[in-house]
Predicted 3D model of a 78-nucleotide RNA (transfer RNA) from a Thermoprotei archaeon. Its Rfam family is "tRNA". Rfam describes the family as follows. Transfer RNA (tRNA) molecules are approximately 80 nucleotides in length. The coordinates come from a structure-prediction model, not an experiment, and the mean pLDDT is 80. RNAcentral holds the sequence, with entries from ENA and MGnify. RNAcentral records the identical sequence in 2 taxa.
RNA sequence: GGCCCCGUCGUCUAGUCUGGAUAGGACGCCGGCCUGCGGAGCCGGAGGUCCCGGGUUCAAAUCCCGGCGGGGCCACCA
Numbered sequence: 001g002g003c004c005c006c007g008u009c010g011u012c013u014a015g016u017c018u019g020g021a022u023a024g025g026a027c028g029c030c031g032g033c034c035u036g037c038g039g040a041g042c043c044g045g046a047g048g049u050c051c052c053g054g055g056u057u058c059a060a061a062u063c064c065c066g067g068c069g070g071g072g073c074c075a076c077c078a
Stems, first nucleotide, its partner, number of pairs: 001074007010027004020058001029045005051067005
């Protein structure tokens, strides 16, 4: 330098192919029930610029363009 893949709550992840429901789940966190106190269990809650900017569209996490970051393969370098 070329090509490919990935980026979504604190962490991990589904959804992206085929645009449309309030972006869902697990763990963690907070509160309650329970308990002698904890843990486990049960119930409830908070937490998301969906990496950034732009475009298309009635509508974008999803499609298109550019950028940033991470990873992989190849090439260059004698």